[in-house]
């Protein structure tokens, strides 16, 4: 200095050819319990890595940039 993967909630991932942003852990409130834990019900929590472009409409497509992997040199 090239290749190819990834980056979405606190974590760990989805998100099915461009058409309402989710699921499970957690964490809050209620339920059940003498109390705790299981359990059930509900809520809250999101610049989808940054900056542009295409498009009526972008997490999804195209540019370029940053970080984290893994191979080449």
């Nucleotide at each position: 200095g090239g290749a190819c993967g990834g980056u979405u909630a606190g974590c760990u991932c989805a998100a099915u050819u461009g058409g309402c942003a989710g699921a499970g852990c957690a964490u809050c409130u209620c339920g059940c319990u003498u109390a705790c834990a299981u359990c059930g019900a509900g809520a809250a929590g999101g610049u989808c890595g940054c900056a542009g472009g295409u498009u009526c409409g972008a997490g999804u497509c195209c540019u370029g940039c940053a970080c984290c992997g893994u191979c080449c040199a």